[in-house]
Context: one part of a larger RNA
Molecule: small-subunit ribosomal RNA, central domain
Organism: uncultured Alistipes sp.
RNA sequence: UUGGGUUUAAAGGGUGCGUAGGCGGAUUGAUAAGUUAGAGGUGAAAUGUCCGGGCUCAACUCGGGAACUGCCUCUAAUACUGUUGAUCUAGAGAGUAGAUGCGGUAGGCGGAAUGUAUGGUGUAGCGGUGAAAUGCUUAGAGAUCAUACAGAACACCGAUUGCGAAGGCAGCUUACCAAUCUAUAUCUGACGUUGAGGCACGAAAGCGUGGGGAGCAAACAGGAUUAGAUACCCUGGUAGUCCACGCAGUAAACGAUGAUAGCUCGUUGUCGGCGAUACACAGUCGGUGACUAAGAGAAAUCGAUAAGCUAUCCACCUGGGGAGUACGUUCGCAAGAAUGAAACUC
Numbered sequence: 001u002u003g004g005g006u007u008u009a010a011a012g013g014g015u016g017c018g019u020a021g022g023c024g025g026a027u028u029g030a031u032a033a034g035u036u037a038g039a040g041g042u043g044a045a046a047u048g049u050c051c052g053g054g055c056u057c058a059a060c061u062c063g064g065g066a067a068c069u070g071c072c073u074c075u076a077a078u079a080c081u082g083u084u085g086a087u088c089u090a091g092a093g094a095g096u097a098g099a100u101g102c103g104g105u106a107g108g109c110g111g112a113a114u115g116u117a118u119g120g121u122g123u124a125g126c127g128g129u130g131a132a133a134u135g136c137u138u139a140g141a142g143a144u145c146a147u148a149c150a151g152a153a154c155a156c157c158g159a160u161u162g163c164g165a166a167g168g169c170a171g172c173u174u175a176c177c178a179a180u181c182u183a184u185a186u187c188u189g190a191c192g193u194u195g196a197g198g199c200a201c202g203a204a205a206g207c208g209u210g211g212g213g214a215g216c217a218a219a220c221a222g223g224a225u226u227a228g229a230u231a232c233c234c235u236g237g238u239a240g241u242c243c244a245c246g247c248a249g250u251a252a253a254c255g256a257u258g259a260u261a262g263c264u265c266g267u268u269g270u271c272g273g274c275g276a277u278a279c280a281c282a283g284u285c286g287g288u289g290a291c292u293a294a295g296a297g298a299a300a301u302c303g304a305u306a307a308g309c310u311a312u313c314c315a316c317c318u319g320g321g322g323a324g325u326a327c328g329u330u331c332g333c334a335a336g337a338a339u340g341a342a343a344c345u346c
């Protein structure tokens, strides 16, 4: 390489948009590039192969044949592919009328809780644990009441609920932006699909500058525990967590399951539409769950939301360790990220 694979054995890119490229609906005309057939030319010789011959045989050697699966030219065919002309509406998109949601961005507002400050009441403890101690407290704590301020998060509703490409998204409200679904069949007329590079987005932690800082809390300090205890438990506590603008670009970024399209028995929930309505029929489209037939699978299990049966395109895998390391390169302020071996060893 061929072949075989990628839920869990090695293997689906974190996600989208999209360039090149690959693949691509129906009818009809032209063309004849691919394709098919026939003919001609060429495809050196030797080697190899087949049939004969010559050395006593063989090796060796000589003659002849086929072959050399290729290339070029001409003629013909036109189903399929290509190119090109015309037409179509089943794919795709637009329109119209409805509907939906924790989808996004920016502003405003709200109550509970927590902490702090001030004042009142009030007196000896509070706090914490398995038990304690560190800690706080007669300079009046804790408890309780009132007032004020601050920051962060939004109880109940809340749910195999919903939305989003993924990351993710939840108090209420306003504005703006985007998306999806249904019905209709008015318009466009294949405008599609996948997508190497590329671009954009991308949890948490982390980095830069400037703010903010209630609670929580790496590091750190102290108290316990213990043989020790650089831990688990307790008392404190700084980065950080929050905001704005940049960077970073990774996660068990998981459904450990790439995208798109078609096909394949039923049962039962639920969300958003549409339809039909009173004999009740239990329909239809799009999501989201459970069980299951056929089928698949090493099994667990999957089973119209496939891991079944097919097609197209991309990504990736090829024994374990060494190693996601070294070296080089690119990116980054750094941390590091991306790409990514070999010796050796089992």
Stems, first nucleotide, its partner, number of pairs: 004317003007300002012314001014201004021194003025088007033081002035077008049065006091191001092188003095184006103177007110154001114150008125136002162169002206247006215241002220236004258313006266291009295302002319346003328339004